Predicted 3D model of a 76-nucleotide RNA (c-di-GMP-I riboswitch aptamer) from Sulfurovum sp. Of the family's consensus pairs, 94% are formed in the model. Its mean pLDDT, the model's own confidence on a scale to 100, is 81. Its Rfam family is "c-di-GMP-I riboswitch aptamer". The literature on the family includes a 2008 paper in Science by Sudarsan et al., "Riboswitches in Eubacteria Sense the Second Messenger Cyclic Di-GMP".
RNA sequence: UUUUGAUAAUGCCAAACCAUUUGCGAAGGUGGGACGGAAAGCUACGGAUCUCAUGUUAGACUGCCGAGUUACCUAA
Numbered sequence: 001u002u003u004u005g006a007u008a009a010u011g012c013c014a015a016a017c018c019a020u021u022u023g024c025g026a027a028g029g030u031g032g033g034a035c036g037g038a039a040a041g042c043u044a045c046g047g048a049u050c051u052c053a054u055g056u057u058a059g060a061c062u063g064c065c066g067a068g069u070u071a072c073c074u075a076a
Base pairs, nucleotide, nucleotide: 002076003075005073012037013036017032018031019030020029021028022027035063041069042068043067045066046065047064049060050059051058052055
């Protein structure tokens, strides 16, 4: 440097659901919770899906698929 690994170790994140809150809405925040994850870290770039007050330049998600970028440890 590259590859590999969730059946190593130290750790990390947190689905559904519940409470509360923001938003027209999709959905987001906080707390609990744990389905899962080797990038379930970051960007929102392409596709898909969704919302509405249907846009010139709208918005949501990306733990749906791909892309870019950074990174711990084992093993080769």